TPP riboswitch aptamer (THI element) from a bacterium, 107 nucleotides, folded computationally.
[in-house]
RNA sequence: GACAUCCGCUGGGGGUGGCCCGACGCGCUUGGCGCCCAAGGGCCUGAGAGAGACCCCUCGAACCUGACCCGGAUCAUACCGGCGGAGGAAAGCGAACAAUGACCGAC
Numbered sequence: 001g002a003c004a005u006c007c008g009c010u011g012g013g014g015g016u017g018g019c020c021c022g023a024c025g026c027g028c029u030u031g032g033c034g035c036c037c038a039a040g041g042g043c044c045u046g047a048g049a050g051a052g053a054c055c056c057c058u059c060g061a062a063c064c065u066g067a068c069c070c071g072g073a074u075c076a077u078a079c080c081g082g083c084g085g086a087g088g089a090a091a092g093c094g095a096a097c098a099a100u101g102a103c104c105g106a107c
Base pairs, nucleotide, nucleotide: 001103003101004100005099007094008093009092010091011057012056013055014054016051017044018043019042020041021040025035026034027033028032063088064087065086069082070081071080072079
């Protein structure tokens, strides 16, 4: 010097499960019990389980497919691991070289 990490702007991509309570409704063997369950609340994992939030954008494990998959754990689950660097998946610009890495030049 300049590339990346990093920072900013604009644009884009993505997910939203499980368990418990729960009005109404439904069923039954009807002073009751069971099923289902809106709003809302609590709990679990997670960055995020509808927040204008979070994550990711090709050097791409954000996310999707396989998958109503396989093994384990759990009250339960896309909870953990495998599958698996398998297939697919959304980008341009700017700033800055303090640090780190790669590179170029000079001494």
Rfam family: TPP riboswitch aptamer (THI element). Rfam links the family to the GO term thiamine pyrophosphate binding. Its mean pLDDT, the model's own confidence on a scale to 100, is 82.